Annotation: A computed fold for a 350-nucleotide part of an RNA from an uncultured Eubacteriales bacterium, annotated as small-subunit ribosomal RNA, central domain. Rfam family: Bacterial small subunit ribosomal RNA. The RNAcentral record of the full RNA draws on Greengenes.

Context: one part of a larger RNA
RNA sequence: CUGGGUGUAAAGGGUGUGUAGGUGGUCUUUUAAGUGUAAUGUGAAAUCCCUUGGCUUAACCAAGGAACUGCAUUACAUACUGGGAGACUUGAGUGAUGGAGGGGCAAGUGGAAUUCCAAGUGUAGCGGUAGAAUGCGUAGAUAUUUGGAGGAACAACGGAGGCGAAGGCGGCUUGCUGGACAUUAACUGACACUGAAACACGAAAGCGUGGGGAGCAAACAGGAUUAGAUACCCUGGUAGUCCACGCCCUAAACGAUGAAUACUAAAUGUUGGCGGUAUCGACUCCGUCAGUAUUGUAGCUAACGCGAUAAGUAUUCCACCUGAGUAGUACGGCCGCAAGGUUGAAACUC
Numbered sequence: 001c002u003g004g005g006u007g008u009a010a011a012g013g014g015u016g017u018g019u020a021g022g023u024g025g026u027c028u029u030u031u032a033a034g035u036g037u038a039a040u041g042u043g044a045a046a047u048c049c050c051u052u053g054g055c056u057u058a059a060c061c062a063a064g065g066a067a068c069u070g071c072a073u074u075a076c077a078u079a080c081u082g083g084g085a086g087a088c089u090u091g092a093g094u095g096a097u098g099g100a101g102g103g104g105c106a107a108g109u110g111g112a113a114u115u116c117c118a119a120g121u122g123u124a125g126c127g128g129u130a131g132a133a134u135g136c137g138u139a140g141a142u143a144u145u146u147g148g149a150g151g152a153a154c155a156a157c158g159g160a161g162g163c164g165a166a167g168g169c170g171g172c173u174u175g176c177u178g179g180a181c182a183u184u185a186a187c188u189g190a191c192a193c194u195g196a197a198a199c200a201c202g203a204a205a206g207c208g209u210g211g212g213g214a215g216c217a218a219a220c221a222g223g224a225u226u227a228g229a230u231a232c233c234c235u236g237g238u239a240g241u242c243c244a245c246g247c248c249c250u251a252a253a254c255g256a257u258g259a260a261u262a263c264u265a266a267a268u269g270u271u272g273g274c275g276g277u278a279u280c281g282a283c284u285c286c287g288u289c290a291g292u293a294u295u296g297u298a299g300c301u302a303a304c305g306c307g308a309u310a311a312g313u314a315u316u317c318c319a320c321c322u323g324a325g326u327a328g329u330a331c332g333g334c335c336g337c338a339a340g341g342u343u344g345a346a347a348c349u350c
Stems, first nucleotide, its partner, number of pairs: 003322004007304002012318001014201004021194003025088007033081002035077008049065006091191001092188003095184004103177007110154001115149007125136002162169002206247006215241002220236004258317006266295011299306002323350003332343004
C1' cells in the first nucleotide's frame, strides 16, 4: 500500500454556513464518452512458459510454438453510468393556516436576600469550630425597628419538561429578530446529500482600554491542626467574578457515538400538533406526525451493552487511527499584545 477499523482497547473534527470535488429520484428520446463483443495493425530481439534438438548429463546453447494480460483504428451492441433534449412529483424548497418554546439582541422594570450608611430600642457579649483561637464589641457590637445606598443573582412554579448547530439559555414587560413543528397541497420542478479549503460562532479561565464592585473569592496575611502543614478547618482579603468595546479559541467542547437517506417486532411514560369515536362537554378512549425518555425482539458486540433517537441491515460524502515511551515535546511555518494556540517529527529505549 491493500486491508481492517474509530461508544469504553489507537481513532469522529467543539459546532455550523458553504466553494471546489465526490455522490445523486421517476419516465421518454437521442448520443455512444465509460462499458461489452469482433476484426485489423502493433506490442523489437533476448528473457519467462511449453515441445523438440545439440554438447556423455546438467548448467548452457539452438529451433518452433505460446505468451507479451498493453495501445491504436474500424465495425457492431445499448442494459447500466455519463453527455444532449423533453416531461413528471414522491426528494427539496416556496406559499397559506395554526399553535408551542429559559432560541437570540436591546430597552425598561419588580420583589426576596446579603452587605454598607443614618437613626431609634437595648446591654455584654457576638462570631466561629470537632474543640479553639485570630477577628468584631462598653468609642455600644450581636439582636431588633424604620429609612436610605449599591451591586449581583432570579426561590417556589421547575419537570430524565422546553428551546438552540454546538457552546449554551430561566423574575416580569415591551420592541426587533432566527429556527423548528403540525395541517393544507396552491406554486417551482431534482433546485438534492456530503463537504478539503475558506468564513462564522465557540463554556470557564486569561489578556487590553474604560467603567463597576454587594456577595463570593485564586494570590496574600493571620489563627488553628500537625513531627512539619507553603494544605484540608477558621477570621480577613486583592485580582477576578459584573458592564461596554476589542482579543484569546481551548475543555471529560461527552451521547467519550460525524452528517444524510432508506429499511427492520413490540411495550410503557412524557412534550407540541392534527384527525377520529362516544358525549351536553375530550385531560381520560382510538389513530397519526414531530421530539424526548425507559424496557425490550431479531440482529450486532471481545464483553459491557446498543437495539426505529442502533453500536442492526445497506448506500453516499467528510474527518481520523495504524505498538508503548520520547511527545502533543523539538524545529520550522501560520496565528496571538501576552499567556499560548495550531500544524507536528526524529534520534534513542522497550